A computed fold for a 485-nucleotide part of an RNA from Sphagnum magellanicum, annotated as small-subunit ribosomal RNA, 5' domain. It matches the Rfam family "Bacterial small subunit ribosomal RNA". Gene Ontology terms of the family: ribosome and structural constituent of ribosome. The prediction has a mean pLDDT of 85. The RNAcentral record of the full RNA draws on SILVA.
Context: one part of a larger RNA
RNA sequence: AGAUGAACGCUAGCGGCAUGUUUAACACAUGCAAGUUGGAUGGGAAGCAUCCUAGUGGUGUUUUUAGUGGCGGACGGAUGAGUGACACAUAAGAACCUACCCUUGGGAAAGGGACAACAACUGGAAACGAUUGCUAAUACCCCAUAGGCUGAAGAGUAAAAGGAAGAAUCUGCCCAAGGAAGGGCUUGCAUCUAAUUAACUAAUUAAUGAAGUAAUGCCUUACCAAAGCGACGAUCAAUAGCUGGUCUAAGAAGAUGAUCAACCACACUGGGACUAAGACACAACCCAAACUCCUACGGGAGGCAACAAAGGGGAAUUUUUCGCAAUGGGUGAAAGCCUGAUGGAGCAAUGCCGCAUGGAGGUAAAAGCCCCACAGGUCAUAAACCCUUUUUCUCAAAAAAGAAACAAUGAUGGUAUCUAAGGAAUAAGCAUCGGCUAACUUUGUGCUAACAAUUGCGAUAAGAAAAAGGAUGCAAACAUUAUCC
Numbered sequence: 001a002g003a004u005g006a007a008c009g010c011u012a013g014c015g016g017c018a019u020g021u022u023u024a025a026c027a028c029a030u031g032c033a034a035g036u037u038g039g040a041u042g043g044g045a046a047g048c049a050u051c052c053u054a055g056u057g058g059u060g061u062u063u064u065u066a067g068u069g070g071c072g073g074a075c076g077g078a079u080g081a082g083u084g085a086c087a088c089a090u091a092a093g094a095a096c097c098u099a100c101c102c103u104u105g106g107g108a109a110a111g112g113g114a115c116a117a118c119a120a121c122u123g124g125a126a127a128c129g130a131u132u133g134c135u136a137a138u139a140c141c142c143c144a145u146a147g148g149c150u151g152a153a154g155a156g157u158a159a160a161a162g163g164a165a166g167a168a169u170c171u172g173c174c175c176a177a178g179g180a181a182g183g184g185c186u187u188g189c190a191u192c193u194a195a196u197u198a199a200c201u202a203a204u205u206a207a208u209g210a211a212g213u214a215a216u217g218c219c220u221u222a223c224c225a226a227a228g229c230g231a232c233g234a235u236c237a238a239u240a241g242c243u244g245g246u247c248u249a250a251g252a253a254g255a256u257g258a259u260c261a262a263c264c265a266c267a268c269u270g271g272g273a274c275u276a277a278g279a280c281a282c283a284a285c286c287c288a289a290a291c292u293c294c295u296a297c298g299g300g301a302g303g304c305a306a307c308a309a310a311g312g313g314g315a316a317u318u319u320u321u322c323g324c325a326a327u328g329g330g331u332g333a334a335a336g337c338c339u340g341a342u343g344g345a346g347c348a349a350u351g352c353c354g355c356a357u358g359g360a361g362g363u364a365a366a367a368g369c370c371c372c373a374c375a376g377g378u379c380a381u382a383a384a385c386c387c388u389u390u391u392u393c394u395c396a397a398a399a400a401a402g403a404a405a406c407a408a409u410g411a412u413g414g415u416a417u418c419u420a421a422g423g424a425a426u427a428a429g430c431a432u433c434g435g436c437u438a439a440c441u442u443u444g445u446g447c448u449a450a451c452a453a454u455u456g457c458g459a460u461a462a463g464a465a466a467a468a469g470g471a472u473g474c475a476a477a478c479a480u481u482a483u484c485c
Base pairs, nucleotide, nucleotide: 002484003483004482006481007480009478013355014354015353016352017351018350019348020347021313026311030308031307035071036070037069040068041067043065044064045063046062047061048060049059050058051057052055079265080264090188091187092186093185096183097182098181101179102178103177104176105175106174107173111141112140118133119132120131122129123128148157149156150155162171163170164169193237200228201227204226205225208222209221210220241263243261244260245256246255247254248253269288270287271286272285291302292301293300294299319345321344322343327341328339329338330337331336358388359387361385368379370377371376393422394421396419398417402412429474430473431472432471433470434455435454440469441468442467443466451456
């Protein structure tokens, strides 16, 4: 010189695009962030139409919904505490799994019994229940079948569901094979500091039989053997998410890991399993501990490292905002519904980039400050003045693209943009001036007050402190501090 998720001081006109708790993985009021499906299903409620036997009726239909069932809540979003190891990166491998999606080949025959809801009764302050009775299904069970699975073979064994529609048909279900995409596992190489850490390990190392798993394997277990690792740094300790990248450098390399993208880990702390294709599950469950809240003292409720917000810590980091219009996700046959993902707006000179604060002319070189050898010099064509322009600004009229698919559908937004009118109008600071280092004089002060990164300066003529005039540098910024190279 360059750089930063910066902070602080002073100053400040506009726009575009980015970025914004680096600290306490501290504790969190309130709202909201994951639902959907009535074309799986029996009820309930509220309408409308219609029929006659006129009722506490039947039929049809619309809306709505607590429950059962299905799919999704394993994605998306946050954070970096832990982790020095197959965690990440890279290159390989074999003993594996995969819901939804795509392709292909087959199949769906015959039956059954329940449980919610609901009703009755009842316990509890509440959270939430107990008992009895009724009922449907794409919920559950049995049986049949099977180009699958197991087995050396005889043989054994595993499935299904319907719904909508006038119909054509559409959609779902079961088995098998393949694909796509995703995941689990193993291995080579590689991965910070310390020897003032030198020895470490006992399921530890290898084998056999078995259990277990989707699968390999001491993952687990019984028995047998005694191994395995280590100065090529084991073990212990300290620190730390890793990478693509980012900053610096001509490069070698050094530092770093915010935003964006991939992977990993975690969800108040510590354990545990259940369900599921997938979790040992952020807004699921169980147990234990701490904390907060409710309580009728018997017992219960909670978990912002989602988005906002408030407290606290801190030098320091934003709105308790708008919309599902777009992109995507979940669900549904669909219309739709949900979506703090996301798209936008708001706040902050936090950064980068762009634009403006006017332009041409203008000497009696006006007044005035400052300097002076009193001649003059300088600020200075700078101002005034004259001509001109309107980027911006103010006010008014018009007004988007982003919407794809005939039409309809825009949060943004009356925004961007455009047109007319007005008038130079609304807009310059900060630091420095002894050397390094571009820029100099005067006044007052007198080793005082102060300055200072460094050398140093200040002792009565200070180009170094303070003020003034002038100058230099950068400029909506400029200086300082911190950190990296």